Predicted 3D model of a 73-nucleotide RNA (transfer RNA) from a Myxococcota bacterium.
Model confidence (mean pLDDT): 81 of 100.
Rfam family: tRNA.
NCBI's taxonomy places the organism under Bacteria, Pseudomonadati, Myxococcota.
[in-house]
């Protein structure tokens, strides 16, 4: 320098054929318990890596950029 894959909540990840942004763990609150732990219920938490484009509508399609992993040289 060129090719491929990945980037979504604090962490690990899902998200189908373009229309609701989610799960588990964690955090916080309440209840149960003498207390810790545990369990149950509830809540908070998001620039979907960044920018632009297409579209009535984009995590998803197209282009550019950035970062990580990997292959070739």
């Nucleotide at each position: 320098g060129g090719g491929g894959c990945u980037g979504u909540a604090g962490c690990u990840c899902a998200g189908c054929u373009g229309g609701g942004a989610g799960a588990g763990c964690g955090u916080c609150g309440c209840a149960c318990u003498g207390g810790c732990a545990g369990u149950g219920c509830g809540a908070a938490g998001g620039u979907c890596a960044g920018g632009g484009g297409u579209u009535c509508g984009a995590u998803c399609c197209c282009c550019c950029u950035c970062a990580g992993c990997u292959c070739c040289a």